[in-house]
This record gives sequence, structure tokens and C1' cells, in this order.
RNA sequence: AAUAUGUAGUCUCCGAAUACUGAUAGUGGGGGACCCAACGUUUCGGGGUGAAUCUUGAGCCAUCAAGAGGGGCGACUUGGGCGUCCUAACCCGUCAGCUAACCCCAUAGGAGUACACCAAGCGCAAGC
Repeated sequence: AAUAUGUAGUCUCCGAAUACUGAUAGUGGGGGACCCAACGUUUCGGGGUGAAUCUUGAGCCAUCAAGAGGGGCGACUUGGGCGUCCUAACCCGUCAGCUAACCCCAUAGGAGUACACCAAGCGCAAGC
């Protein structure tokens, strides 16, 4: 000096999941009228949170592969480019369109990227 691993701190990322400190605020979600929508739905059940769905092919199942669509990251913001990754899991329990009032629930868990490439904007510092 370089590489790899581990620990700690700062910082950062996914996510609604934070602030404050004994009492609140903020954020996210569900149920629930008239009107509107639907004239259908009912085991081939249906529905909810979430980006996490769909199509095709292979396989005895399990599952695998490809594609489309959807989502994240590459350290100020936005748009573009390029690159890279994810596309789960859980819940309700036969039942739910929208929905004011109203009612109910959550506020966790997990992780470690680093191209200022272009454009626009914003901010900071230094000098005059």
C1' cells in the first nucleotide's frame, strides 16, 4: 500500500413503522350510508396487507427456466442514461364494491450500497 473477514461507532438502505417521554403528536391500514356502481355472486369459494402479479415451457410431485408487468439500490432533489438486484411472506374465515358520520388495527423486523454519466435546481464553504 492492497485485499478479505470480524467488531464498534457514525452514517446509510428496505419499510407506514418516527418524534416525544407518561401523555400526546405524526404516519400507515381495515370495516362502514344515501348517491353511484354492480345486475351479479355464491368450493372451481371470496377477501386483505405488501412491489411481489401474469404468461409460456419443462418436470411424477417438489420445483426449475424464460418473458412481460411491478418494485428497490448505485449517499442533496427531480428527470434521463447505464449498471445491478427483488418479484416473498402472512392474515381474515364463508364474509366485506365505493362510502360521510362512526368503529377497529399497526407503529415492526431486517440489512450494508456507493456511476457526481447528462440536464435542471437547491444548499454549503472559501476568496474578492
The RNA shown here (c-di-AMP riboswitch aptamer (ydaO/yuaA leader)) has 128 nucleotides and comes from Firmicutes bacterium UBA3914.